The RNA shown here (TPP riboswitch aptamer (THI element)) has 107 nucleotides and comes from a Planctomycetota bacterium. It matches the Rfam family "TPP riboswitch aptamer (THI element)". Rfam's curators write: Vitamin B(1) in its active form thiamin pyrophosphate (TPP) is an essential coenzyme that is synthesised by coupling of pyrimidine and thiazole moieties in bacteria. Rfam links the family to the GO term thiamine pyrophosphate binding. The coordinates come from a structure-prediction model, not an experiment, and the mean pLDDT is 77.

């Protein structure tokens, strides 16, 4: 001096679904769907927990396409594709470690 690793700080970006049961509310001839609350289950880092979690350009965090396509499921991006697609928030600061270069000292 530069690169990578990990950690920290500051700043910024982002998502919060599905199913089951109970209760309530509204509507209806009646009930269910829808809506709210509580409990449980699934995937996940995260399902409003939140002073959390994830991500910030080597950017699949997240959004769009998308009421998309294939598979599977009680059901849901649940899994895969789409995806070298289009967007997307710091090329931040500090420490750490390693590598390379220069200089100095010793052998």
């Nucleotide at each position: 001096u530069g690169u990578g690793u990990u950690c920290g700080c500051u700043a910024g970006g982002g998502g919060u679904g599905u199913c089951c049961g109970g209760c309530g509310a509204a509507a209806u001839g009646a009930a269910g769907c829808c809506c709210g609350c509580c409990g449980g289950a699934c995937u996940g880092a995260g399902a409003u927990u939140a002073a959390a979690c994830c991500c910030u350009c080597c950017g699949a965090a997240c959004c769009u396409g998308a009421c998309c396509c294939g598979g599977g499921u009680u059901g849901u991006g649940c899994c895969g594709g789409c995806g070298u697609a289009g967007g997307g928030a710091a090329u931040g600061c500090g420490a750490u470690u390693c590598a390379c270069c220069g200089c100095u000292u010793c052998a």